[in-house]
């Protein structure tokens, strides 16, 4: 310093909570979309990384409440 195995308390599933199922991690999981440069790739295009400019959806991973946020209606 590199791989790989096991793994408690836990932690994680692009904007707040909570109850519940499932899936993921163990320094990792994760950390949304469109357009442009860069990088890297044999390569105009694949996956991956960064940076940036208009802009776009979204409180869920799924299912259910609450709350914030939009639209329509009615008092």
């Nucleotide at each position: 310093g590199c791989a790989g195995g096991c793994g408690a308390u836990g932690g994680g599933g692009a904007u707040g909570g909570a109850g519940u199922c499932c899936c993921c991690c163990g320094a990792a999981a994760c950390c949304g979309c469109c357009c442009u440069g860069c990088g890297g790739g044999a390569g105009a295009a694949a996956u991956c990384g960064c940076a940036g400019a208009c802009g776009c959806u979204a409180a869920u991973g799924g299912c259910u409440c609450c709350u914030a946020c939009c639209g329509c209606g009615c008092g």